[in-house]
Molecule: small-subunit ribosomal RNA
Organism: uncultured bacterium
RNA sequence: AGAGUUUGAUCCUGGCUCAGGACGAACGCUGGCGGCGUGCCUAACACAUGCAAGUCGAACGGAGUAAUUUGGCGGAAGUUUUCGGAUGGAAGCUGAUUUACUUAGUGGCGGACGGGUGAGUAACACGUGAGUAACCUGCCUCUCAGAGGGGGAUAACGUCUUGAAAAGGACGCUAAUACCGCAUGACAUCUUGUGACCGCAUGGUUGUGAGAUCAAAGGAGCAAUCCGCUGAGAGAUGGACUCGCGUCCGAUUAGCCAGUUGGCGGGGUAACGGCCCACCAAAGCAACGAUCGGUAGCCGGACUGAGAGGUUGAACGGCCACAUUGGGACUGAGACACGGCCCAGACUCCUACGGGAGGCAGCAGUGGGGGAUAUUGCACAAUGGGGGAAACCCUGAUGCAGCAACGCCGCGUGAAGGAUGAAGUACCUCGGUAUGUAAACUUCUAUCAGCAGGGAAGAAAAAGGACGGUACCUGACUAAGAAGCCCCGGCUAAUUACGUGCCAGCAGCCGCGGUAAUACGUAAGGGGCAAGCGUUAUCCGGAUUUACUGGGUGUAAAGGGAGCGUAGACGGACGGGCAAGUCUGGUGUGAAAGGCAGGGGCCCAACCCCUGGACUGCAUUGGAAACUGCCCGUCUUGAGUGCCGGAGAGGUAAGCGGAAUUCCUAGUGUAGCGGUGAAAUGCGUAGAUAUUAGGAGGAACACCAGUGGCGAAGGCGGCUUACUGGACGGUAACUGACGUUGAGGCUCGAAAGCGUGGGGAGCAAACAGGAUUAGAUACCCUGGUAGUCCACGCCGUAAACGAUGAAUACUAGGUGUCGGUGGGCAAAGCCCAUCGGUGCCGCAGCAAACGCAGUAAGUAUUCCACCCGGGGAGUACGUUCGCAAGAAUGAAACUCAAAGGAAUUGACGGGGACCCGCACAAGCGGUGGAGCAUGUGGUUUAAUUCGAAGCAACGCGAAGAACCUUACCAAGUCUUGACAUCCCGGUGAUAGGGGCGUAACGGCCCCCUCCCUUCGGGGCACCGGAGACAGGUGGUGCAUGGUUGUCGUCAGCUCGUGUCGUGAGAUGUUGGGUUAAGUCCCGCAACGAGCGCAACCCUUACCCCCAGUAGCCAGCACGUGAAGGUGGGCACUCUGGGGGGACUGCCAGGGAUAACCUGGAGGAAGGUGGGGAUGACGUCAAAUCAUCAUGCCCCUUAUGGGCAGGGCUACACACGUGCUACAAUGGCGUAAACAAAGGGAGGCAGAGCCGCGAGGCCGAGCAAAUCCCAAAAAUAACGUCUCAGUUCGGAUUGUAGUCUGCAACUCGACUACAUGAGGCUGGAAUCGCUAGUAAUCGCGAAUCAGAAUGUCGCGGUGAAUACGUUCCCGGGUCUUGUACACACCGCCCGUCACACCAUGGGAGUCAGUAACGCCCGAAGUCAGUGACCCAACCGCAAGGAGGGAGCUGCCGAAGGCGGGACCGAUAACUGGGGUGAAGUCGUAACAAGGUAACC
Repeated sequence: AGAGUUUGAUCCUGGCUCAGGACGAACGCUGGCGGCGUGCCUAACACAUGCAAGUCGAACGGAGUAAUUUGGCGGAAGUUUUCGGAUGGAAGCUGAUUUACUUAGUGGCGGACGGGUGAGUAACACGUGAGUAACCUGCCUCUCAGAGGGGGAUAACGUCUUGAAAAGGACGCUAAUACCGCAUGACAUCUUGUGACCGCAUGGUUGUGAGAUCAAAGGAGCAAUCCGCUGAGAGAUGGACUCGCGUCCGAUUAGCCAGUUGGCGGGGUAACGGCCCACCAAAGCAACGAUCGGUAGCCGGACUGAGAGGUUGAACGGCCACAUUGGGACUGAGACACGGCCCAGACUCCUACGGGAGGCAGCAGUGGGGGAUAUUGCACAAUGGGGGAAACCCUGAUGCAGCAACGCCGCGUGAAGGAUGAAGUACCUCGGUAUGUAAACUUCUAUCAGCAGGGAAGAAAAAGGACGGUACCUGACUAAGAAGCCCCGGCUAAUUACGUGCCAGCAGCCGCGGUAAUACGUAAGGGGCAAGCGUUAUCCGGAUUUACUGGGUGUAAAGGGAGCGUAGACGGACGGGCAAGUCUGGUGUGAAAGGCAGGGGCCCAACCCCUGGACUGCAUUGGAAACUGCCCGUCUUGAGUGCCGGAGAGGUAAGCGGAAUUCCUAGUGUAGCGGUGAAAUGCGUAGAUAUUAGGAGGAACACCAGUGGCGAAGGCGGCUUACUGGACGGUAACUGACGUUGAGGCUCGAAAGCGUGGGGAGCAAACAGGAUUAGAUACCCUGGUAGUCCACGCCGUAAACGAUGAAUACUAGGUGUCGGUGGGCAAAGCCCAUCGGUGCCGCAGCAAACGCAGUAAGUAUUCCACCCGGGGAGUACGUUCGCAAGAAUGAAACUCAAAGGAAUUGACGGGGACCCGCACAAGCGGUGGAGCAUGUGGUUUAAUUCGAAGCAACGCGAAGAACCUUACCAAGUCUUGACAUCCCGGUGAUAGGGGCGUAACGGCCCCCUCCCUUCGGGGCACCGGAGACAGGUGGUGCAUGGUUGUCGUCAGCUCGUGUCGUGAGAUGUUGGGUUAAGUCCCGCAACGAGCGCAACCCUUACCCCCAGUAGCCAGCACGUGAAGGUGGGCACUCUGGGGGGACUGCCAGGGAUAACCUGGAGGAAGGUGGGGAUGACGUCAAAUCAUCAUGCCCCUUAUGGGCAGGGCUACACACGUGCUACAAUGGCGUAAACAAAGGGAGGCAGAGCCGCGAGGCCGAGCAAAUCCCAAAAAUAACGUCUCAGUUCGGAUUGUAGUCUGCAACUCGACUACAUGAGGCUGGAAUCGCUAGUAAUCGCGAAUCAGAAUGUCGCGGUGAAUACGUUCCCGGGUCUUGUACACACCGCCCGUCACACCAUGGGAGUCAGUAACGCCCGAAGUCAGUGACCCAACCGCAAGGAGGGAGCUGCCGAAGGCGGGACCGAUAACUGGGGUGAAGUCGUAACAAGGUAACC
């Protein structure tokens, strides 16, 4: 950094797609280790269980335990005993004291931090920068000043008691750092004097007087002292409030707001404030987007990107908000409080049914949801937090561990040697190649994992470590335990085989798959990455595809139909000032982390640490003054005014005019008129059309008339008048930037249409009729109503187009034309200059090209409008306008990979021009009708084998099916085979011949019996056997070769170099002539060349030379039956070799002096003399796998081989090609004449004889210029027939034969006799032929035993016509249009029918959201009241002060009722839309698309 994809190809526009990076990911396959990170994105869903906020006994009274000291009671064990007792004093009980410990309660501090989540929030919530002279701040630090003396209660506790419980109640006792008075009171606050200073305003700071008000607590210690307490000031920290700027989408949300905006006065708060209240005013916000709706926590940052940007807000950090939902306050320095309280709602749990309890969006964990996200772990050792004087306690913050390849980073799965290139596997042309030094094998090493031993730092003096026997170190041991995933058609690195057969499947895009798939599946091989690899989702990139950087609008999407003009944006010259923008310096801030640079620490890296710089911003301050801006002064060139002048279909109104159409009246006049491609409807004998005269009425204005004029556009056309707008020229008097553009807005705005009232001649939607047509709701014709016209009012759209917005300036020329002005000249004119308009050509430049080019689509500036793939769709919904029609604004779902522009080459056209061809025309003869032959289709059949299918299949393959052929059918039969090669065994001939037998093959019998030799053997043949293989007219002509047809013997098809074009391509090859011809000449950015054309080849026509048998016979001779038969000869014919000849060479005319054409001469032949062979590049996937060859597939006791029979020969029918006819230009009979080219030995066969004949018998001659086939026929002559289904015609049938053949039944040809069908010249239509041709006549040959009306040849007789190129068909060249390129047998449109999809409307139904009105009104603050209640203070008391319960009121959540708004789901039915290999109907569009198309 680009690539693929629209086309036959090209350039462009334009979308879609890919390659990159990222991720809190998920899924599939796979999985060795470690480090560092990360881990509910969904249900702010519900939660079992445990833990997550306590601590202080040095605030207090108790209680308890233990101990000490000491009383009281008590009296055990033991000792002693005279058994009476004595002694002993333990345990235990109960007091007091002291000590230690524990702690329910009172009290203090902390539960407002830490931790979680992102529901709400579009907001001063957040970010950034300011402000508070409008504020608060516990603990902490510093400073100043204090702590005197009293009082009354209350938990705990005890007794009683309610309740299931939770929880209480009554009475009684008690303490404090709990609570309350009094004293003192600097300072503070308030009231009131007075002075100084300061500030942007309100105001602030400070000095000095007077008065009033308000404090306190103790604890520990032997003590020192320490910790606390009270008042005040300052600081720090943390908060609160205000403001500037920034912060998503929608205008199909345009108006919003009643405490709303402001004021005065109060209340309230820490504090300002409509924060709240009473009163007054009527403001306030909004196009610079209010309000409303949707979405969303914001940021540092993260991802991506070259950047600008775009996207994002997990983890870490800052702020905010929330804690089951909603409301509320209390306490407190701080909360309207996640693990506090009250109330209401929903839910869950307990219950004795009376009533209670709860809130994991803390850490684990559970259910659920989901594609998806972890342990009910260890420790307070570290870091931090709370409490405490401290020890210490608490801490799911935190530190660690566990799980997960979820991410990043690192390591390993071994290293070296090792060729017989092993085996296996895959491919194969069978030779080999690949896997592949890969393995095996040898040597070596030990990172990770495993085993054993040692073993930390992490804690700044000692001790104290969850992690952890972890990191790390050492030793021994074994190559052992450790590789997968994706891809291999192009993009995109990497290919083969098999399987499959539009199936199964793949696919990101283009697209693969229908029998040879590098694209599906598998295998082998290869490529990529690697403990991962792919896929999916999402974001950025590529995409300059929203374009600030960095796009466009004539034709690709896109200029508003036009003007005026508001806001806004932009704006001429000179001078001065200010400093908002701008530039520059300083200052503050821009948290940390992150990113960048340098350095350092873990072995490295990831990761972590340090330092620097950056953070492009905001604020503030000093300076500069060019530019923009603002202010002041001046100017005239932009703009405007005045004066003079001419041009014009500019507008409005009134009047006037003639031509024409139609109608009416009258005259003349008679049978048609009219209309068309042709007709008909229509009009007309009741007198039309035509014609003459008069009249009526409406509409439009011929000629002039012109890419002429005017207008902003739409538009404007007879003449006159009135009123009126604008432009232009000249002048330079006036104003002095007054300008340009213009969102909204206003006005104008063709045609059609609408309303009201007129008018109505012609024309003419609708409608009617007639035609056309398969149909014809059309085109054509005859009529005809709205409408067209006028007045007034609507509509507001057009391909409203130059498909080109407006304005200004600049940038080569040339040539017309309209209007004006100036100048010159030799003046009805011409020239020069200039201003304004309107055209054409053209340079530079631009443009994808076409094209534009001073009237820009060039170069610049300003402003407005519009575009962002095609379809859906200018549709739906909503809104505005409209009487309506409708207009304006204007989506989405869904769907496609294109849609499109310009140009190129072809092809095509019911486009054009030119030219050619038996293409038409002019002629001649046929086919189509009949019978028959033959081929085909169809049908039939056991089979009727197969192929050929418009021309270019159909008398074609087939130059010849009775068997064979033969490929088909039925039956029976063989299996290494009928045929080839190889191997083994046997034999020497088992081969071959003959016979029997069989339907036939198979089978059986008889006869006959190898070669060479070095004597070892070899060759050959046959038989038997085993397998490799043979064999296939089985498939595919769409896998092929070869061959062939066809366009077409048409004149074309190309190349090299050069040139032009961005390119496909063009040029050459086009043009002017000419030709049969791209034949030749001339011209030309072309110059040459090749394949074709022509010529060279064969044949035929004339002449010459040579040769002369089997050919010939003029002359000579012999000879005869009149045979060149013989001698002889080669003159002639002829034969077959070689030459000559024809070349527009000659003449005349035309043409351009050319090519060439026309005519003529000469010549056998004249302009390629006639005929043949010869077929360019290519087209038709044309034909042929059944001539042959051949890839692949298929069959292998059969799809092969052999055999006999049948079939290919069928027959209601249809078509093609022929033969014979229908007759007199003929038939028949008789007797005569003249060919050419061929064939002949398994052959042609003469003559003779027999037969009516086909033919038979016999066999002369001939391997053929000798003999034979062989008679040529038409023709000519004579005779007959006389127009009939015949003396035409011969089908069919009968009988009898002949020939070939193994054999003529199915199924041959021929002969004789007899029979004697249809047919009297052929409808629509169609074929051949231009001269020795058509027509007509016979002859021959190939194939072949036999079997032509076919085919291929040969000669005989021998015409007619061609004016000409309008038309039909085919072709060539040039040009034009095209939406075609499979190329018109193309493309393509709409309805209908079917299936599916999304969507609009829809009587309604159901849910949700946010407001509004009314009702009810919990908790609670506040206010009022307070007859009831109350310890502290006053009072002797009564009582008072003060407080409280209760009650009332305002507000007030949830709830109820109501009518609307918005959004969604659903719905009978309904509307269109989209998609879907082969449905129906038509043919609208693309060519003049057959009626030009389009709006």